[in-house]
Molecule: SAM riboswitch aptamer (S box leader)
Organism: Paenibacillus lutrae
């Protein structure tokens, strides 16, 4: 870098440094931001991995213990990740359905492109 898979409507601070930007890239839109952006620490949230714990649970067993399982729930020291708004929305396609004579053109909706994490492979 690339390839695969799983997830992308929930959560997450009135903290300190910092000082003018940000929201993934291109259009277009709309936000956020000196009531302090990006970055940095601390802090938190989740639970992809689950190092560990094997607690409930399940299997065995007559039963308890022992022992095997750990999907599923529970938990969270590690290793990431993430903490405005659906991944902030739309870019391509198809269904409904609504308006027009009609094309355009709103609205839902599914799928696809891109992306962004994990976790495994090359």
């Nucleotide at each position: 870098u690339u390839c695969u898979u799983a997830u992308c409507a929930a959560g997450a601070g009135u903290g300190g440094c910092g000082g003018a930007g940000g929201g993934a890239c291109a259009a277009g839109g709309c936000c956020c931001g000196a009531c302090g952006a990006a970055g940095c620490c601390c802090g938190g949230c989740a639970a992809c991995c689950g190092a560990u714990u094997g607690c409930a649970g399940c299997g065995a067993u007559u039963u308890u213990u022992c022992c095997g399982c750990a999907a599923u729930g529970a938990c969270a020291u590690g290793g990431u990740g993430c903490c405005a708004a659906u991944u902030c929305c739309u870019u391509c396609a198809g269904a409904a359905u609504c308006c027009u004579a009609a094309u355009c053109g709103g609205u839902u909706c599914u799928g696809g492109c891109a992306g962004a994490u994990g976790a495994g492979a090359a």